Description
This is a predicted structure of a 177-nucleotide RNA (Lysine riboswitch aptamer) from uncultured Lawsonibacter sp. It matches the Rfam family "Lysine riboswitch aptamer". From the family's description: Riboswitches are metabolite binding domains within certain messenger RNAs that serve as precision sensors for their corresponding targets. The source organism's lineage runs through Bacteria, Bacillota, Eubacteriales, Oscillospiraceae and Lawsonibacter.
RNA sequence: AGAUAGAGGCGCGGCUGACAUGAGUAAGCAUGGCCAGGGAGCCGGUUCCCGUCUGAGCUAUGUCCAAAGGGAAGGCCGCCGAAGGGUCCCUUCUGCCGGAGGGAGCGGGCUCUGGUCGCUUGGUUAACAGCCCUGCGACUGUCAUCUGGGCGGGCGGCCCAGGUGGAGCGCUGUCUG
Numbered sequence: 001a002g003a004u005a006g007a008g009g010c011g012c013g014g015c016u017g018a019c020a021u022g023a024g025u026a027a028g029c030a031u032g033g034c035c036a037g038g039g040a041g042c043c044g045g046u047u048c049c050c051g052u053c054u055g056a057g058c059u060a061u062g063u064c065c066a067a068a069g070g071g072a073a074g075g076c077c078g079c080c081g082a083a084g085g086g087u088c089c090c091u092u093c094u095g096c097c098g099g100a101g102g103g104a105g106c107g108g109g110c111u112c113u114g115g116u117c118g119c120u121u122g123g124u125u126a127a128c129a130g131c132c133c134u135g136c137g138a139c140u141g142u143c144a145u146c147u148g149g150g151c152g153g154g155c156g157g158c159c160c161a162g163g164u165g166g167a168g169c170g171c172u173g174u175c176u177g
């Protein structure tokens, strides 16, 4: 240097998913009131409904009462740059058509992060549910180095404790050169 096998642990990701939330909300129905315009958050178009009581729409009360997105115990699977974040590019979707904006997804480039946990800042969100970001702290794996102690006749080496430093482009084993 190459190949290959591994380790970290509240480790990472995917699928499924009881259940909670959403929500006594939306929609429906009944009754009352208001009202001339109204139709998914914005703009334009198209088209539709209604236009004075056989009234679209809005609203209050009553009745009935969801779903999606988001979360998730458990189960299964794949794994140990697992994976996640930032940014840029391409492309697809976003209620009838076009557009703006925002959002979501596939793929790619560059870049940051060893891992977990707690608190915290901001973002997302119906939600301080979850996730992401910022900062601080703790714990932990690993390597280098230093100090002390132990094993050992001594050296090499190994073990324990502590200090400092590093980053996964790391670390350990085996094989080949």
Base pairs, nucleotide, nucleotide: 001176002175003174004173005172006171009080011079012078013077014076015075016074019071028063029062030061031060032059033058034057035055037049038048039047042099043098044097045096083113084112085111086110087109088108089107091105092104093103094102114140115139116138117137118136119135122132123131124130142166143165144164145163146162147161148160149159150158151157